[in-house]
RNA sequence: GGGGCUGGUCGGGCGGCCGCUCCGACGUCCGGGCAACCGGGCUCGGGGAGGAAAGUCCGGACUCCAGAGGGCUGGGUGCCCGCUAACGGCGGGUCAGGGAAACCCUUAACAGGGUGAACCUGAAGGAAAGUGCCACAGAAAACAUACCGCCCUGAGAGCAAUCGAAGGGUAAGGGUGAAAAGGCGAGGUAAGAGCUCACCGCCCCGAAGGUAACUUCGGGGGCAGGGCAAACCCCACCCGGAGCAAGACCAAAUAAGGAAGCGUUCGAGGGUGGCCCGCCCGAUGCUUCCGGGUAGGUUGCUUGAGUCCCCGGGCAACCGGGGUCCCAGAGAAAUGGCCGCCUCCCUGAUUCGAGAAAUCGGUUGGGGAACAGAAUCCGGCUUAUAGACCAGCCCCUUUU
Numbered sequence: 001g002g003g004g005c006u007g008g009u010c011g012g013g014c015g016g017c018c019g020c021u022c023c024g025a026c027g028u029c030c031g032g033g034c035a036a037c038c039g040g041g042c043u044c045g046g047g048g049a050g051g052a053a054a055g056u057c058c059g060g061a062c063u064c065c066a067g068a069g070g071g072c073u074g075g076g077u078g079c080c081c082g083c084u085a086a087c088g089g090c091g092g093g094u095c096a097g098g099g100a101a102a103c104c105c106u107u108a109a110c111a112g113g114g115u116g117a118a119c120c121u122g123a124a125g126g127a128a129a130g131u132g133c134c135a136c137a138g139a140a141a142a143c144a145u146a147c148c149g150c151c152c153u154g155a156g157a158g159c160a161a162u163c164g165a166a167g168g169g170u171a172a173g174g175g176u177g178a179a180a181a182g183g184c185g186a187g188g189u190a191a192g193a194g195c196u197c198a199c200c201g202c203c204c205c206g207a208a209g210g211u212a213a214c215u216u217c218g219g220g221g222g223c224a225g226g227g228c229a230a231a232c233c234c235c236a237c238c239c240g241g242a243g244c245a246a247g248a249c250c251a252a253a254u255a256a257g258g259a260a261g262c263g264u265u266c267g268a269g270g271g272u273g274g275c276c277c278g279c280c281c282g283a284u285g286c287u288u289c290c291g292g293g294u295a296g297g298u299u300g301c302u303u304g305a306g307u308c309c310c311c312g313g314g315c316a317a318c319c320g321g322g323g324u325c326c327c328a329g330a331g332a333a334a335u336g337g338c339c340g341c342c343u344c345c346c347u348g349a350u351u352c353g354a355g356a357a358a359u360c361g362g363u364u365g366g367g368g369a370a371c372a373g374a375a376u377c378c379g380g381c382u383u384a385u386a387g388a389c390c391a392g393c394c395c396c397u398u399u400u
């Protein structure tokens, strides 16, 4: 310099004016109260959305209910090791599939085949426990079988070459299919066939490396056991239910219930009424308190598996230590609007500058700047997102 990949950060900035919401004040004003103090306004000071606040898909904290323990049913997870409060998440590795203008082989070339970097993807346990399924096509889809073909014997036909009923061998070749009973080459054979042999694959045994998944090597076996578990199923591990509208407290109203007092012609209490008498009603009654818990209020509520910085351990996820900061808490829901300057993108003009020109720069006008909005709180995943910036890995080439 060329090519291919991966990860992270930010997601407008500054100033002015006007608002909204929460908290604080030994400031001030108003109202209430004997007072302590309470409520409201103004002023001053401080805080005020996100990387996803979203989908609500997983996992936890917290709360109430249930529960001795175990099992059945049901649901989930599924290579290995680690991280974590936990997870279906994350980190590292293994295996499989993909992956280059790299490497190797073939070729005159086009091209083909193999190896396979960074990196990407993977619901990746078990199909020699059992059951089931494998459309169409095909002879046959799992107790193997035989359509064409190949080969042997061969009634018979023919002068002959040859044809050939019938019987048998075969699974090399063709054909079907997503998939055909190990692959490929040689020997062998009538033709063939793990029938025999080499290599590859597979199974069994052993050794070495690795915590393990697994890898490499050696020996043996002629090959048994097609695929599907995102079919039932088997194995291992995990899982009680509901959710902040959880739950707790205060408490106008109302019913049940409880207690005390008064009272039933010696009339509690109520109605009428300004008051007294009178008149009317009046006994499962009336009054007070408790209880109860609706409206409403308070709490749960934001200090937490927290933020930022440094040091140490670890490949990493992450862990440990020290310092630092306090950073929304509303309740139908505040976090906004306008103006100016700047930044970035698109576009027009230009008697400016450079240039042969294309074009670039300057000046200036217009337009645009995403996705989106906390509601108990955290850890993840997924999805949406204009634009800007930073870092790293691999291959090839060149120079030192």
Stems, first nucleotide, its partner, number of pairs: 001396010012342007020048006027042006050371001054382002057380005062243004074239005079093005094124001095122004102115005125234002130232002132228003147174002149170005156163002182200002185197003201223001202221008247299004257290006269281004306325001308323006343369008352361003